[in-house]
Order: sequence, then structure tokens, then C1' cells
RNA sequence: CGUACGAAAGGGCAAAGUCAUUGAAAGAUGACGACGCAAAGCUAAAGGGGCUAAGUCUAGAAGAUAUGCCAGCCAGCUGUCGAA
Repeated sequence: CGUACGAAAGGGCAAAGUCAUUGAAAGAUGACGACGCAAAGCUAAAGGGGCUAAGUCUAGAAGAUAUGCCAGCCAGCUGUCGAA
């Protein structure tokens, strides 16, 4: 130095839930709140997977469909510290 690994220290993020705003919904944002996280940082048309279905299609019940989302599902890229 690299890979694996995860003790310590200093920091960082913030699940569920509640309230408010927003959105057709999924979801997002802010506040409170901490379940957890070494990548819980970034990437969503050019990896897989998942959620929703306004609009559209089907004669209809109902179903199908992303151009809407999810990075705290995997993946890709970047990256802090250093005991055993």
C1' cells in the first nucleotide's frame, strides 16, 4: 500500500410511528423520533428486482400498462478510521 475483517475513537445518517405540506396513488419534503447502517454517500432510459396506476388500452366487471416512484432489496461507482 492492497485485500479481507470490524475492536476503539471522533464524527455522519436516521427505520417504524406521529404531525404538517405535497401527490391520482406509490411516494416525497420538513419537524419530532432512533430500528438499525462502514457506505443507510451517489446512480432509477441504456443491470436485475419491487411499489403505484393518473392517463391509455380492452365492450364491461375487472385486468393490462410507467411516461410516476423505491438506492434502508441486490447490483454498479466513489469512500472514513485501523486494534486483533
Predicted 3D model of an 84-nucleotide RNA (c-di-GMP-I riboswitch aptamer) from Litchfieldia alkalitelluris. Its Rfam family is "c-di-GMP-I riboswitch aptamer". Rfam links the family to the GO term cyclic-di-GMP binding. The coordinates come from a structure-prediction model, not an experiment, and the mean pLDDT is 85.